[in-house]
Context: one part of a larger RNA
Order: sequence, then structure tokens, then C1' cells
RNA sequence: CUGGGCGUAAAGCGCACGUAGGCGGGUCGAUUAGUUGGUGGUGAAAGCCCAGGGCUCAACCUUGGAACUGCCAUCAAUACUGUCGACCUGGAGCAUAGUAGAGGUUAGUGGAAUUCCAAGUGUAGAGGUGAAAUUCGUAGAUAUUUGGAGGAACACCAGUGGCGAAGGCGACUGACUGGGCUAUUGCUGACGCUGAGGUGCGAAAGCGUGGGGAGCAAACAGGAUUAGAUACCCUGGUAGUCCACGCCGUAAACGAUGAAUGCUAGGUGUUGGCAAGUUUACUUGUCAGUGACGCAGUUAACACAUUAAGCAUUCCGCCUGGGGAGUACGGUCGCAAGAUUAAAACUC
Repeated sequence: CUGGGCGUAAAGCGCACGUAGGCGGGUCGAUUAGUUGGUGGUGAAAGCCCAGGGCUCAACCUUGGAACUGCCAUCAAUACUGUCGACCUGGAGCAUAGUAGAGGUUAGUGGAAUUCCAAGUGUAGAGGUGAAAUUCGUAGAUAUUUGGAGGAACACCAGUGGCGAAGGCGACUGACUGGGCUAUUGCUGACGCUGAGGUGCGAAAGCGUGGGGAGCAAACAGGAUUAGAUACCCUGGUAGUCCACGCCGUAAACGAUGAAUGCUAGGUGUUGGCAAGUUUACUUGUCAGUGACGCAGUUAACACAUUAAGCAUUCCGCCUGGGGAGUACGGUCGCAAGAUUAAAACUC
């Protein structure tokens, strides 16, 4: 390299959009570029191969043939691919009418709770634990009542429920805004799929500047525990967690399962539509999701099984024994932390 693979053995980029490229629905016609066939030319000699011959044999030499799988020209074929032209509607999209939703951004509002402050009542404890102590409290704590401040998160509803490409999204209201689904079938007429580079989004932590800071809480301090205890437990507590703007670009970013399309037994739960029937409780059918089972088939097994890991097609990414190592060096990016790309010696 080929081959074989990628749920768990090595291996699906975190996710999307999209450039080049690759691939691409149905019918008719043209063309003959690819393709196929015939003919001609060429494909040096030697070598290889085959059949002979000559050195006593052999190596070696020599004669003839075959082969040189190719290239070019020309003629022909026209199914497929390509190109051009015309058309079609099943893919894709648009329109119309509905519809569900924690989809996104922004402004405002709300109640419960914690903490703090002020005041009232009230008195000796309160906290905390396995047990304690550090800690708070006669300068009046804890408890309780009233008022106020401030920040953060939104109990119940809540559901293998919903939405989103993924990350993710959960109080309420308004504004702006993206996508999906269903139905009528009206319109466009292949406009499609994938996607190297590229671009954008991307939890938490972290970084920069400026705010904010109730609770929680790395670091840190103290108390315990212990042989020790740089921990688990307790009392405190700063970054941070929150907001705005900018960076970082990574996660067990997981369904450890790339995207798209078609086909292949079922019954069952649930979400959102639509239609028909109906005895108004529902039933049946259908489309789109989302679960748990289960046949065929697949799989090393576990298991997967119309939401495939089944049967096929197209395109991309990735793997090639363990360690060294996702490291060194170099490049690119970053304020930094570091990220990304990515070896070898050596060793088993």
C1' cells in the first nucleotide's frame, strides 16, 4: 500500500454551516468524450517463456515462435457514465391555514427561603458531632414578632415529559426572534446529499477590565479524628460562583454509536398534530417524535433489533501491538494557563 475495521477490544472530529472535490431522481432526443469491439501501425535488440540446434553434458551460445497485458490512428456500436437540448414530479424548497414547546436575546415584575441591619418580647445558653472542641452569647445570643437592605436560585406543577445542531434550556409578563410538526394539496422543477481546507457556536474551570457579593465555597486558618492526617467530620473563610464586555476552546463534549437516503415481523407505553366513526367516555386510522420489550438478521460475547450495532448506496473523519507519548522539537493560536498539529531513539 492493499485488506480489515471504528457501541464496550485501537479507532466517529464536541456540534453545525459551507468552499473545492466526490456522488446524485424519472422520460425523450442529440453527441460519441469516457466505455466496448474490429482493422492498421508501433511496441529496438538482448533478457523472461515455449519448441529446436551447437560446445561430450551443463552453465553458456544460437535459430524460430510466443509475449511485450501498452500507445496512436481509423472504422463501427450506443446500453451505461459524461456533455448539450426539451420535458416530468416522487427528492428538495416555497406558499396558505393551523399547532405544541424550560428554543434564543432583551426589558420588567413576583413570592418562599438564607444572611445582615434596626426595634420589641425574653433569659442562659446556642451551634455542632459518632462523641467533642474550635465558634457565637449577660456588651443580651439562640428562639420569637415587626420593619428594612441586598444578592442568588426559582419548591409544588415535573413526567425514561417538552425544545434545541451540539453545548444546553425550568417562577411570571411584555417586546424581538430561530426551528419543528400537521393538513389542503396550490407553486418552482433536481434547485439535492456529503463535505478536505475554512468559518461560526461550544459545559465547567481559568484569564483581562469594570461592577456586584446573600448563600455556598478551592486556597488558607483553627478544632477534632489518627501511629501520623498536608484528608474524610466540624467552626470560620478568600478567589470564584452572579452581571457587562473581551479571551480561552477543552470534558466520560457519551447513545463511549458521523451525516444522508431507501428497504426489512410484531404487539405495548407516552408526547404533539390530523382524519373518520361514535353510544361523548372513547375507538380506529395516519404523520412526526420519545421509551421499554421482542422475531428475522447481526455480534467474540454482552447485546442491537424500523430511533439498528440488520440489508444496501454516497460522502467525510479516524485506527493499525503495549510503553516511551498525546510527550519532545518545530509550526499555528493564546495575555497567561495552555490548546492544536505531532515524532523518534530506546524498551517489552
Molecule: small-subunit ribosomal RNA, central domain
Organism: uncultured Candidatus Altimarinota bacterium